[in-house]
RNA sequence: GCCCCCAUAGCUUAGUUGGUAGAGCGUUUGGCUGGUAAUCAAAAGAUCGUGGGUUCAAACCCCACUGGGGGCU
Repeated sequence: GCCCCCAUAGCUUAGUUGGUAGAGCGUUUGGCUGGUAAUCAAAAGAUCGUGGGUUCAAACCCCACUGGGGGCU
């Protein structure tokens, strides 16, 4: 220098024929207990790495950039 992959909640991640973003763990509240743990119920939490473009509509398609990983010379 060139090519490929990845970036979504505090953590691990699902979702890629475009149509209001789900889960597990964790957190908070409540139930249960003499009190914990375990367990049960509920709630909060991500405008999807950044900026632009296409579209009625973008996590998803296109371009550039940033960060991480891998390969080639």
Molecule: transfer RNA
Organism: Promethearchaeota archaeon